[in-house]
RNA sequence: GCCCUGGUAGCUCAGCUGGAUAGAGCAACCGCCUUCUAAGCGGUAGGUCUCAAGUUCGAAUCUUGAUCAGGGUG
Repeated sequence: GCCCUGGUAGCUCAGCUGGAUAGAGCAACCGCCUUCUAAGCGGUAGGUCUCAAGUUCGAAUCUUGAUCAGGGUG
């Protein structure tokens, strides 16, 4: 240099046959329970889906470029 894969909540990930409020588990916070803690149960908050542009009525999802991480190869 070229090729492939990935970047979604604080962490690990799902969602990638485009469809309208973007989810789960863990963590955080509040409450219940308990003598207290842990466990358990209920709830709350947290995301411009890496960035930019394009296609579309509509994009996390498709296309192009950039960037970061990992792998392969001359």
Molecule: transfer RNA
Organism: bacterium